[in-house]
RNA sequence: GCCCCGUUCGUCUAGCGGCCCAGGACGUAGCCCUCUCAAGGCUAAAACAGGGGUUCGAUUCCCCUACGGGGCAC
Numbered sequence: 001g002c003c004c005c006g007u008u009c010g011u012c013u014a015g016c017g018g019c020c021c022a023g024g025a026c027g028u029a030g031c032c033c034u035c036u037c038a039a040g041g042c043u044a045a046a047a048c049a050g051g052g053g054u055u056c057g058a059u060u061c062c063c064c065u066a067c068g069g070g071g072c073a074c
Stems, first nucleotide, its partner, number of pairs: 001072007010026004018056001028044005049065005
């Protein structure tokens, strides 16, 4: 330098055009329970890497950039 794959709550992940103001687990916070703590129950906050395009509509498809991984390079 070229090719391929990936990037979603703090962490791990589901979703691959509308059913989603993105779901789950762990963690965090509050409340209940308890003499107190833990456990348990309930509730809440928390994410689509950045930009552009296609489309009535994009987390999803296309392009560029960034970052990570893999392969090729006499």

Model confidence (mean pLDDT): 82 of 100. The RNA shown here (transfer RNA) has 74 nucleotides and comes from a Chloroflexota bacterium. It matches the Rfam family "tRNA". Rfam classes the family as a transfer RNA. RNAcentral holds the sequence, with entries from ENA.